[in-house]
Background: This is a predicted structure of a 1384-nucleotide RNA (small-subunit ribosomal RNA) from a metagenome.

RNA sequence: AGAGUUUGAUUCUGGCUUAGGAUGAAUGCUGGCGGUAUGCUUUAUAUAUGUGAGUUGUAUGAGAGUUUUUAAUUUUAGUGGUGGAUGGGUGAGUAAUACGUAAGAAUUUGUCUUUAGGAGGGGGAUAAUAGCUGGAAAUGGCUGUUAAUACCCCAUAUGUUUUUGAGUGAAAUGGAUUUUUUUGCCUAAAGAGAAGCUUGCGGUUGAUUAGUUUGUUGGUAGGGUAAUGGUUUACCAAGGUGAUGAUCAGUAUCUGGUUUGAGAGGAUGAUCAGAUAUAUUGGAAUUGAGAUAUGGUUUAGAUUUUUAUGGGAGGUAGUAGUGGGGAAUUUUUUGUAAUGGGCGAAAGCCUGAUGGAGCAAUACCGCGUGAGGGAUGACGGCCUACGGGUUGUAAACCUCUUUUUUCAGGGAGGAAUAAAAUGAUGUGUACCUGAAGAAUAAGCAUUGGUUAACUCCGUGUUAGUAGUUGUGGUAAGACGGAGGAUGUAAGUGUUAUUUGGAAUUAUUGGGCGUAAAGCGUCUGUAGGUGGUUGAAUAAGUUAACUGUUAAAUUUUGAGGUUUAACCUCAAAAUCGCAGUUGAAACUGUUCGACUAGAGUAUAGUAGGGGUAAAGGGAAUUUCCAGUGGAGUGGUGAAAUGUGUAGAGAUUGGAAAGAAUAUUGAUGGUGAAGGUACUUUACUGGGCUAUUAUUAACACUGAGAGACGAAAGCUAGGGUAGUAAAUGGGAUUAGAUAUUCCAGUAGUCCUAGCUGUAAAUAAUGGAUACUAGAUGUUGAACAGAUUGAUCUGUGCAGUAUCAAAGUUAAUGCGUUAAGUAUCCCGCCUGGGAAGUAUGUUUGUAAGAGUGAAACUCAAAGGAAUUGACGGGGGCCCGUAUAAGUGGUGGAGCAUGUGGUUUAAUUUGAUCAAUGUGAAGAAUUUUACCAGGGUUUGAUAUGAUAUGAAUUUUUUUGAAAGAAGAAAGUGUUGUUUGGAAUGUAUAUAUAGGUGGUGUAUGGCUGUUGUUAGUUUGUGUUGUGAGAUGUUGGGUUAAGUUUUGUAAUGAGUGUAACCCUCAUUUUUAGUUGUUUUAUGGAAUUUUAAAAAGAUUGCCGGUUAUAAACCGGAGGAAGGUGGGGAUGAUGUUAAGUCAGCAUGUUUUUAUACCCUGGGUUAUACACGUGCUAUAAUGGACGAGAUAAUGAGAUGUAAUUUUGUGAAGAUUAGUUAAUUUAUAAAUUCGUUCUAAGUUUGGAUUGCAGGUUGUAAUUUGCCUGCAUGAAGUUGGAAUUGUUAGUAAUCGCUGGUUAGUUAUAUAGCGGUGAAUUUGUUCCCGGGCCUUGUAUAUAUUGCCCGUCACACCAUGGAAGCUGGUUAUGUUUGAAGUUGUUAUUUUAAUUGU
Repeated sequence: AGAGUUUGAUUCUGGCUUAGGAUGAAUGCUGGCGGUAUGCUUUAUAUAUGUGAGUUGUAUGAGAGUUUUUAAUUUUAGUGGUGGAUGGGUGAGUAAUACGUAAGAAUUUGUCUUUAGGAGGGGGAUAAUAGCUGGAAAUGGCUGUUAAUACCCCAUAUGUUUUUGAGUGAAAUGGAUUUUUUUGCCUAAAGAGAAGCUUGCGGUUGAUUAGUUUGUUGGUAGGGUAAUGGUUUACCAAGGUGAUGAUCAGUAUCUGGUUUGAGAGGAUGAUCAGAUAUAUUGGAAUUGAGAUAUGGUUUAGAUUUUUAUGGGAGGUAGUAGUGGGGAAUUUUUUGUAAUGGGCGAAAGCCUGAUGGAGCAAUACCGCGUGAGGGAUGACGGCCUACGGGUUGUAAACCUCUUUUUUCAGGGAGGAAUAAAAUGAUGUGUACCUGAAGAAUAAGCAUUGGUUAACUCCGUGUUAGUAGUUGUGGUAAGACGGAGGAUGUAAGUGUUAUUUGGAAUUAUUGGGCGUAAAGCGUCUGUAGGUGGUUGAAUAAGUUAACUGUUAAAUUUUGAGGUUUAACCUCAAAAUCGCAGUUGAAACUGUUCGACUAGAGUAUAGUAGGGGUAAAGGGAAUUUCCAGUGGAGUGGUGAAAUGUGUAGAGAUUGGAAAGAAUAUUGAUGGUGAAGGUACUUUACUGGGCUAUUAUUAACACUGAGAGACGAAAGCUAGGGUAGUAAAUGGGAUUAGAUAUUCCAGUAGUCCUAGCUGUAAAUAAUGGAUACUAGAUGUUGAACAGAUUGAUCUGUGCAGUAUCAAAGUUAAUGCGUUAAGUAUCCCGCCUGGGAAGUAUGUUUGUAAGAGUGAAACUCAAAGGAAUUGACGGGGGCCCGUAUAAGUGGUGGAGCAUGUGGUUUAAUUUGAUCAAUGUGAAGAAUUUUACCAGGGUUUGAUAUGAUAUGAAUUUUUUUGAAAGAAGAAAGUGUUGUUUGGAAUGUAUAUAUAGGUGGUGUAUGGCUGUUGUUAGUUUGUGUUGUGAGAUGUUGGGUUAAGUUUUGUAAUGAGUGUAACCCUCAUUUUUAGUUGUUUUAUGGAAUUUUAAAAAGAUUGCCGGUUAUAAACCGGAGGAAGGUGGGGAUGAUGUUAAGUCAGCAUGUUUUUAUACCCUGGGUUAUACACGUGCUAUAAUGGACGAGAUAAUGAGAUGUAAUUUUGUGAAGAUUAGUUAAUUUAUAAAUUCGUUCUAAGUUUGGAUUGCAGGUUGUAAUUUGCCUGCAUGAAGUUGGAAUUGUUAGUAAUCGCUGGUUAGUUAUAUAGCGGUGAAUUUGUUCCCGGGCCUUGUAUAUAUUGCCCGUCACACCAUGGAAGCUGGUUAUGUUUGAAGUUGUUAUUUUAAUUGU
């Protein structure tokens, strides 16, 4: 000191979260010792039991006891004195009768200290006690006796009052001791300490609390008090207080301090200390120096308890303890030894104050759980690429030490005052000495990022985790376990609270154009701020000194506990308040002066500035009249409407209301809202110029006041057009919308109300300063011009661009969002919400003010790259258009979906569907049923055994099972070796099982579209941009030109193959010539030539390029093929292959049979047709690519035919092999036919072990549908479409009409880009980025959360509202009482 989290990425704003510290804490797991502290924060709740305030016999009478009985002594129920007003507890109340701090005057004061003086004379009672007696008890009553330092009277006085006459007012000559003192008593004065009272200042929240107060504010006179005072009473006056927040309401003991923070601040008020309030709740007095009294009295309420029911007793917020409450807080301990307190002359007694111990890791501090050596880097664990790595010198083992522990011995200080006595802690503590023995002692949390620390296994959006972001859907570093690691350590994590980080309340130290935030505008009160200069003053300011700021705490320096915590000493500090004496710059105040701010006067000037009145024309509608005769109007298209009762159109006339074309313009004017025909009247403000004048008169402005668009409201008018609501017609699935026809309020005027708008420049007002350039409005001045006018200068407005600067960016930029000062308003995450409630205002509608519960981790600004748009521009494509042939209708073939089934194995959206499959009767085969096998049908290794092999029997559907027979090989001297079969055991085999969303490889699609990327440089805070964009051109990011870019890679093009032309070379079994040879030709297959916009003309910008032409076999990439960028689609394939995973008497393997060929239906791809451009029959002509030894087959021959028999030739110019359409001839004659051939029957052929499910072919017979095909949709631009046949692969055969090739015949149309589809580039908008199948709004259904309403029921609080009225104090009257008085 920061970090995480909004986005595909960026930057900013902004909230949420986190790392640190602290605690009177609690809780999970764990736990060796010691020291020092701390320990009911909640129910001021209820409390069993013990204890916490007594003492004095030297005040006093008396009782009881002991002894040495003359006397001494002990004890104490009562009377008296003194103390129970201190100490100890708690924080309910209290916002000031409190506290803190600094001052003050009108007071009291027991004990204590000092000083002065005094104590004379009298008096009668009473408790105890005795007797009688009431009551259950508590506790009394009557009669009689008695004492005092108890009580009373008289006298006196240094006191006090006073009108100077006088009045008033004390005492205990006690007690002890015996002669000397001591202790008491009374009066007065002073002091110390204590207490009461008064004042200033200070510290909480709310204005959704704005007025409050009647003894209230003051005076006079009585009363009262220790004392001042409305403290109280009477009278008089009407004041007092409040926006600097009264009153009211909520909350709360205050402070020194504590905690955090760099500080300023924030939070807090346990322990310790000062003050205060309180003692079950409310009231009250008595005694006393002191109380309205915690362990006193009295009364009422609540409550507990007791009782003989009449009546009594009680108060732990003292200390232990108990119940309850609560997350939670200790022992019914010990001693008066120390410190202190009460009484006493003293000894002494009392003291839950206090000193100690006990309990609790509650906190802080300290110590330990061993140290050194020790590698084969042991075993085990974990991981592994199987080589090893890690746990790890860690362990074992060797040597050593003893803090701690245990045992034994010794053993304090704290303790003193002349002597003696006195130790709770502690029948032995602290500490010291000795011995024993590594012995008695390590956990907790974390391990994706934040945040230090990583792997394996399990799980499979499950279980779970989580402060935040998030994680988990079969390879989880985030869950659970294990191993390792990290942090800390007798603790460690979690939770709660608080501060910090948070400059997210900003004084230090923030903001307001667009992120939250400038009041709609102006006037102006209080307040705040304020020009130049002189003098005075001393309030602010400042300096020095004085007093105070309790101690403790904090800080610094020392000292003491072995150290530390802790304790002690000293110093500093205590920022404040008060006082005294100075200073005079600044601010303030007072007096005086000035003119630059601000006003006033004078002369001009522009203007839709305002108010009122009068007038004008164009248009619209309506009415009247004329002409005229069928529609008009309206829309995308229509209809409602209107019109022969005469519309619309046109001409003339009349009426009404509203608005003011052109000029007109980022032009004028006004504070804003706003303001426009013309004229007149009244009137506000601005600007310019000049000289006078006043002399700071200024700026802002909380409250307050005024103005304030449109809509709306009230009352009265007006109403042409327009037009919410409303009606009708369309559109639509619907259409309460858009559109059309109508149409009321309103819009207009007058008088009022309302008081709001995206009232915006989303930018408050004032003043000053800080480069320019270019328009435009206004008046003035200077110059030029004959003049219209032009140029320039300083002002006042209004605009555009831009430097510096600023900003998150966009942008702003003398009209600031720049640099500064002053004043006001406003903001503090999003939503809930400008809502609820309260209140003010309004006739109302509404407006002003204005929350919370709850909920989310974001919401948001600016800019970037993509993608998208029923946005734009340019361009391309069989995309459309122009042609041509089809599909979709029929029958059949084939594939798919659905359905069915034991099974109908399986994959495949456009980019699957005559596809994987270049060919399912068995096999294939993966599916189903049944029968079997388990080291396996197959591979490698070990052992044993038999050569191998062949034939054959029984059983079985077969696989297989059980046998029998033959055989004894080759090499080699024997042993042994090779091949092969069987058996055994184990490593392992096997899987077309799952996952193509774990993968490799391969492939499809985008797309044969023209794109994709990088180095360096430049630019931007950055994501990024530039390059790759712009002007041309191209099939092309092809190429050229321009250019903060300059180079480069990949793709394109070219290189490759093939076809078209020619030449050379070479060749066979072809052809020709005639038999041979030579030659030629066709052809075969090797090399070479050829085409590059090369030449000419034109166009363009001169370039690139395009258009036309010549020559040429071929001309502008000559035709075709192969070739497929960066990426996208989690595209397809685990069933070609490979592979992580899973299975192993089964998901493997063998066999027989079945299925993949099912069949209401739907779709795709094809074949054959529907006929005369044709069918049938006969005859004739003309190809090319291929294939051929398990093959192809001539010839001959049999059969109507498929085919059979027979065998030449053939490793190939020899066979297959007659090509067909075409041509010629005959026939059919427009029909369901001599078209079409489906379907079915019979009879055959062929392949194969097998043809039923389920093959192909032949012959005869049968002869469906179909007469050119709806919406829609597809291929194709030249040797192409269309049409015709031929060949191969796969096979035993075949479902091939498929597929891969080959040649024959051989067209039409386009030279365009408006539209549909797809794509490329540029640009624009975006709230999209899973990217339009996006995102997103509202309602409803169900559940949950929070908050309301609700008949009622109930608690608290408040009222100086009402009522009842205890005790008490004071007074009055009567009675009673005393020796007398006071009086009860």
Overview:
It matches the Rfam family "Bacterial small subunit ribosomal RNA".